[in-house]
Order: sequence, then structure tokens, then C1' cells
RNA sequence: GGCGAUGUAGCUCAGUUGGCUAGAGCAAACGGUUCAUACCCGUUAGGUCAGCGGUUCGAAUCCACUCAUCGCUA
Repeated sequence: GGCGAUGUAGCUCAGUUGGCUAGAGCAAACGGUUCAUACCCGUUAGGUCAGCGGUUCGAAUCCACUCAUCGCUA
């Protein structure tokens, strides 16, 4: 240099033949329970869906470019 994969909550990930408000588990905060801690139960908060632009009535999802990580290859 060429080809490909991945990028979604603090972490691990789901969600893609476009459609009402973007979700789960763990972690966090608070509450319940306990003499207390842990376990367990409940509630809450937390997101520019890597960035930018385009297509569309409508984009995490489709297209172009860029960035980061990883792999294959010269």
C1' cells in the first nucleotide's frame, strides 16, 4: 500500500432486509432486608449508537469520506 472485520451506557454485548420513546446483564446511587456487612429484592440515574456529510416523510440500521482497534496479504 491492498482487502476485510469491529466501533451502541463505566464494562461485556443484543438490536441491521429503515418505523412509535434505543435495550439486557454486570457495575454505580438510593431504598428494603440484617445488630452490621455480604447475598437477595425493588427503584433511579447513566447514550451525540466513533466522527462528518448524503439518501429518505423517517437512519444505530442504507451510501460516501475520515478516525481508532484488530486480522489477512504484498
Source information: This is a predicted structure of a 74-nucleotide RNA (transfer RNA) from an uncultured Clostridia bacterium. Its Rfam family is "tRNA". Rfam's curators write: Transfer RNA (tRNA) molecules are approximately 80 nucleotides in length. Its family is annotated with triplet codon-amino acid adaptor activity in the Gene Ontology. It is annotated as a transfer RNA. It was read from a public genome assembly.